The RNA shown here (Glycine riboswitch aptamer) has 88 nucleotides. The sequence was found by an Rfam model in a public genome assembly.
[in-house]
RNA sequence: GAGGAGUUUCCGGAGAAUCUCAUUUAUGAGUGCCGAAGGUGCAAGGGUUUUACCCGAAUCUCUCAGGCAAAAGGACGGAAGUGGAAAA
Numbered sequence: 001g002a003g004g005a006g007u008u009u010c011c012g013g014a015g016a017a018u019c020u021c022a023u024u025u026a027u028g029a030g031u032g033c034c035g036a037a038g039g040u041g042c043a044a045g046g047g048u049u050u051u052a053c054c055c056g057a058a059u060c061u062c063u064c065a066g067g068c069a070a071a072a073g074g075a076c077g078g079a080a081g082u083g084g085a086a087a088a
Stems, first nucleotide, its partner, number of pairs: 006082007017031001019030005032068003038064001039062001041060001045055004
């Protein structure tokens, strides 16, 4: 000099049954769905002991977890703080 990653507060923030049954009324069971916490899988490319295996991104994929009135949560985006790195 460049105000990074992370983090705090605030703002915005989608989808899908306020389904059915039981009872002790907040739990259990069942059916149908959603994709944006988290998690699984891999393309290009790379590696190895090369008919194979490993590494490897996403809002893609799976639907394990989670969710399907509102509230809460919520990837991601923005604002204000905090934070302090590499290269030239």